[in-house]
A computed fold for a 458-nucleotide part of an RNA from an uncultured bacterium, annotated as small-subunit ribosomal RNA, 3' major domain. The full RNA is in RNAcentral, with records from Greengenes.
Context: one part of a larger RNA
RNA sequence: UGACGGGGACCCGCACAAGCAGCGGAGCGUGUGGUUUAAUUCGAUGCAACGCGAAGAACCUUACCAGGGUUUGACAUGACGUUGACCGCGCUGGAAACAGCGUUCCCUUCGGGGCAGCGUCACAGGUGCUGCAUGGCUGUCGUCAGCUCGUGCCGUGAGGUGUUAGGUUCAGUCCUUCAACGAGCGCAACCCCUAUUGCCGGUUAAUUUCUCCGGCGAAACUGCCGUCGGAAGGCGGAGGAAGGUGGGGAUGAUGUCAAGUCAGCACGGCCCUUACAUCCUGGGCGACACACACGCUACAAUGGUCGAGACAGCGAGUUGCUAACCCGCGAGGGGGAGCCAAUCUUUCAAACUCGAUCUCAGUUCGGAUUGCAGGCUGCAACCCGCCUGCAUGAAGUUGGAGUUGCUAGUAACCGUGAGUCAGCACAUCACGGUGAAUACGUUCCCGGGUCUUGUACA
Repeated sequence: UGACGGGGACCCGCACAAGCAGCGGAGCGUGUGGUUUAAUUCGAUGCAACGCGAAGAACCUUACCAGGGUUUGACAUGACGUUGACCGCGCUGGAAACAGCGUUCCCUUCGGGGCAGCGUCACAGGUGCUGCAUGGCUGUCGUCAGCUCGUGCCGUGAGGUGUUAGGUUCAGUCCUUCAACGAGCGCAACCCCUAUUGCCGGUUAAUUUCUCCGGCGAAACUGCCGUCGGAAGGCGGAGGAAGGUGGGGAUGAUGUCAAGUCAGCACGGCCCUUACAUCCUGGGCGACACACACGCUACAAUGGUCGAGACAGCGAGUUGCUAACCCGCGAGGGGGAGCCAAUCUUUCAAACUCGAUCUCAGUUCGGAUUGCAGGCUGCAACCCGCCUGCAUGAAGUUGGAGUUGCUAGUAACCGUGAGUCAGCACAUCACGGUGAAUACGUUCCCGGGUCUUGUACA
């Protein structure tokens, strides 16, 4: 000087407390461990791994396993020699890859060139190892308020001072004081969305207005008043759409964890080179005594079922979205208008409201599981997709110790869209609808910041 303390003082945070809804018990989905396996590819492992890489494993993907092929190679550049073939198409063998047979080049100044096959050689190739050789990127403490420098001064020196103190703030924010005076990276502001409004412009909307889109502005600054204060500032009030960083986002200092990633990519070194490369078929990544993590659905009457009625927003669309109409109980099928979209389609939102019924039961709750019959995508749904109808109708009656999220248009509940995508969403990312309770407070638990103290630690 740091670090640490079941030392102290002060301060902050959904940290506790006050509340609301959960998880932990059940069934199912997904991930992980373990076990099993020919293989169950690999990575991620306290917070900060475990619906994570994966924004979507039937083949492909795919890296794994079994079997069958190839060896200048699936891919690149070059050299030499040689051939006129190769591709495509047709036939045969084969599970396919592939092998065999048949057909069969272009330009030319006739020197050759292009293209392709074969042979030889340089080389290719490696999701093989090392993230403890690395770049780049990322997580985390933490959007916490810190981390430093120049000159000066103090100290033999390591270092200190500034950055401490008294106030104040979300903030090393600002004020006062002070052997310090200044400065930098952070904080804040500048950026985007949102809440109000003026002007101008616009069409597919509307035809005065309103709504929508684009542009340029206005508005909020403790500016005004009162009060406390020496100041910074605090508290209250007015006006105002909005009041004291208005709400949300983006933005992540110096550093820490030899944190993560050689499997996104790049790259040093090591290793393989008829194989650790590469092609194909089939299987596996989907197994299942079990354990954990994250979710979905429930256990019902604030409900289930049936009928009728109402109200969104963000988006997406030509290999696409697909209307009207017809068929089907339905998934869906036919049909083909319109739309490169403020035009057309997706698009009937659901919770909600009204009426009827059920009457507290393992039930008209719950829907797992299983059987049969179908639909769609796709070469192909056995392993291993999604959906529909009929039948079946399991556990479950609110969950131990413990533990999670959340302070307002938030939690909770409700549906909708998008990406990935042929098909596949209980996940993710976004969108709107309905819409609470509680916060006395900082004693305690956890994490963090500042000062101070002790130390046999560095």